[in-house]
RNA sequence: GCCGAAGUCCGGCCAGUCCAAAGGCCGGGCACGGGGGAACCACUUUCUCCGCCCCGCUUACCCGGGGCGGAUGGGGCGUACGGCACCGGGCAACCGGGCCAAGGGCACUUCCAGCCCAAGCCCGACAGCUAACCUCGCAGGCCUUUGGAAGGGCAGUC
Numbered sequence: 001g002c003c004g005a006a007g008u009c010c011g012g013c014c015a016g017u018c019c020a021a022a023g024g025c026c027g028g029g030c031a032c033g034g035g036g037g038a039a040c041c042a043c044u045u046u047c048u049c050c051g052c053c054c055c056g057c058u059u060a061c062c063c064g065g066g067g068c069g070g071a072u073g074g075g076g077c078g079u080a081c082g083g084c085a086c087c088g089g090g091c092a093a094c095c096g097g098g099c100c101a102a103g104g105g106c107a108c109u110u111c112c113a114g115c116c117c118a119a120g121c122c123c124g125a126c127a128g129c130u131a132a133c134c135u136c137g138c139a140g141g142c143c144u145u146u147g148g149a150a151g152g153g154c155a156g157u158c
Base pairs, nucleotide, nucleotide: 001142002141003140007030008029009028010027011026012025013024014023032137033136034135035134036133041128048071049070050069051068052067053066054065055064056063073126074123075122076121077120082100083099084098086097087096088095089094103117104116105115106114108151109150110149111148112147113146
């Protein structure tokens, strides 16, 4: 300097005998970003499955209630969405891979060409919108990711 909400200000500590620039950590204010949450509006079908534990009933099982874990559905953060007549496994649901691909990136902007990515994580049957209100975050990464045209900006000289 760039991507991103992930900045800024104040105070304290690191700081030993004085000072405390830069930096780090903690707390607070402001700014910024996200989630939950009425009415109105919008949308309408109904039941999720497995394992373990506890309680009630029972001789016991079944059954009823509660808790935990996992899977699936659904939802959230995020550019990372959606699909396939492909490969392997599976009775199937589905799982792993491959391909396409919304979208994001390649360092002023736009267009063209080319290239790269298209992840990961969380909630736990539950979430439309949403005033009041409640709540969370302020990380991390990169600069070996290119060329052309037009426009813009800056600097120097006359």